Context: one part of a larger RNA
RNA sequence: GAGUAACGAUAAAGGGGGUGAGAGGCCCCCUCGCCGAAAACCCAAGGUUUCCUGCGCAACGCUAAUCGGCGCAGGGUUAGUCGGCCCCUAAGGCGAGGCAGAAAUGCGUAGUCGAUGGGAAUCCGGUUAAUAUUCCGGAACUACUUAUUACUGCGAUGGGGUGACGGAGAAGGCUAGAUCAUCCGGGUGUUGGUUUACCCGGUUUAAGCGUGUAGGGAGUCUGUUUAGGCAAAUCCGGACGGACAAUUCUGAGACGUGAUGACGAGCUUCCAUGUGAAGCGAAGUGAUUGAUGCCAUACUUCCAGGAAAAACCUCUAAGCUUCAGGUAAUAAGUAACCGUACUCUAAACCGACACAGGUGGGUAGGGUGAGAAACCCAAGGCGCUU
Numbered sequence: 001g002a003g004u005a006a007c008g009a010u011a012a013a014g015g016g017g018g019u020g021a022g023a024g025g026c027c028c029c030c031u032c033g034c035c036g037a038a039a040a041c042c043c044a045a046g047g048u049u050u051c052c053u054g055c056g057c058a059a060c061g062c063u064a065a066u067c068g069g070c071g072c073a074g075g076g077u078u079a080g081u082c083g084g085c086c087c088c089u090a091a092g093g094c095g096a097g098g099c100a101g102a103a104a105u106g107c108g109u110a111g112u113c114g115a116u117g118g119g120a121a122u123c124c125g126g127u128u129a130a131u132a133u134u135c136c137g138g139a140a141c142u143a144c145u146u147a148u149u150a151c152u153g154c155g156a157u158g159g160g161g162u163g164a165c166g167g168a169g170a171a172g173g174c175u176a177g178a179u180c181a182u183c184c185g186g187g188u189g190u191u192g193g194u195u196u197a198c199c200c201g202g203u204u205u206a207a208g209c210g211u212g213u214a215g216g217g218a219g220u221c222u223g224u225u226u227a228g229g230c231a232a233a234u235c236c237g238g239a240c241g242g243a244c245a246a247u248u249c250u251g252a253g254a255c256g257u258g259a260u261g262a263c264g265a266g267c268u269u270c271c272a273u274g275u276g277a278a279g280c281g282a283a284g285u286g287a288u289u290g291a292u293g294c295c296a297u298a299c300u301u302c303c304a305g306g307a308a309a310a311a312c313c314u315c316u317a318a319g320c321u322u323c324a325g326g327u328a329a330u331a332a333g334u335a336a337c338c339g340u341a342c343u344c345u346a347a348a349c350c351g352a353c354a355c356a357g358g359u360g361g362g363u364a365g366g367g368u369g370a371g372a373a374a375c376c377c378a379a380g381g382c383g384c385u386u
Stems, first nucleotide, its partner, number of pairs: 013031006032383004040363004046343002050341001051075006060068002080141002082339003086119003092113003098107003122139005142335011153320002158315004166302004172295003177289005185199002204261001208257003215250004219244008228236002263284001266280005271274001303306001349358002365377004
């Protein structure tokens, strides 16, 4: 220079009370304003304790601070079913032998890894200052092992089926949700009007059982035979017959049950300090509308012709056939390990910063509207640290 520029989106504050040495900024209450396909909520990645509580204010916070993602201390993450690990493979990696090379090494078979994909099974309610599909209550389910009983051709690294898949389009049946009404409980107007108006709530899971529905697909069962499926086969495929006219598979949703439960406006009691604790608990129905969600990996259509393997089902080979093994029922048991706090369009990630930038997925209320646009609102969250 200069007490100058600046103090990082012009979404906005005002009042009362509290704490405190001190309050424009902290806590509580009332009013106001802003977002609301987000400035709300839940995850993945990343971060790694930032979460909660107590104490504190040197530094950090573009001001102050009693406050904080700051300092110190203590506490907090509970799983057979969520995700991983596990089984399986894709692109790709590595690669016994092998081939090439002077070597280093390169390529690559058998294999072995490798999810962003395939593979068993859980929901509702309650609870903590901080975790919950993990704890607790209630109601379920899955896989495997062992034992008993009954019946019995079992057996794979092999064969077959299935798993198993593209784009676009149209119609239908439903549901979530929403709206309105009914019903239940509560409050009446000091001001022009208002006992008919206003306010609150009005739900309920998975699984199992019954029906298996709207709908969709396929003819189904059986006999004989067989140059195919690297061997075999009763399996798959091929051929020839018979029976049945429907049969069978799949399939949202609805209904009953689960549930004499739980939740629930509110009420009562207690400590009378709270976002407290305990208890009781009414109604809990119908109609309309309605998805981008489900049926549906369905249907129709098109050419560019749209993963693999395991699990699962079935067939036999070697072998075993008093055993072992398999099927069914019942009972008992097992289900380890790792992650789980918090943030996540952000002050916690990537940008040197508490930076007007960037960041994948899911949820998607009301009015007007074609609409996830736009405007105004709900739930919820904020008023952007001078």

Large-subunit ribosomal RNA, domain III from Candidatus Thiodiazotropha lotti, 386 nucleotides, folded computationally. Model confidence (mean pLDDT): 82 of 100. The RNAcentral record of the full RNA draws on ENA.